[in-house]
RNA sequence: GGGCGGUUGGCGCAGUUGGUAGCGCGCAUACUUGACGUGUAUGAGGUCAUAGGUUCGAGCCCUAUACCGCCCA
Numbered sequence: 001g002g003g004c005g006g007u008u009g010g011c012g013c014a015g016u017u018g019g020u021a022g023c024g025c026g027c028a029u030a031c032u033u034g035a036c037g038u039g040u041a042u043g044a045g046g047u048c049a050u051a052g053g054u055u056c057g058a059g060c061c062c063u064a065u066a067c068c069g070c071c072c073a
Stems, first nucleotide, its partner, number of pairs: 001072007010025004019056001027043005049065005
C1' cells in the first nucleotide's frame, strides 16, 4: 500500500425489510433483613466511532476519515 471484519449506556452483546434503541450484568431508590446478601418492584444512564450524502424518515443504504483485529504484498 491492497482486501475483509468490527466500533451501539459503566462492561459484554442484540437490533429482522430503513419507521419511537433493546437484553444480560452492573448502578440508584423503595420493600424485605438486626445488618449484609438473596428476592421483588421502580428508575437513571446512549449526540449508535467522526463528518458528509441519499431519503418524508438512517444504528441500518452510499462516500470519506479515525481506531482495533485478521489476511495479502

Transfer RNA from Parcubacteria group bacterium CG08_land_8_20_14_0_20_43_9, 73 nucleotides, folded computationally. The sequence was found in a public genome assembly. Lineage of the source: Bacteria > Bacteria candidate phyla. The prediction has a mean pLDDT of 83. Its Rfam family is "tRNA". Its family is annotated with triplet codon-amino acid adaptor activity in the Gene Ontology. It is annotated as a transfer RNA.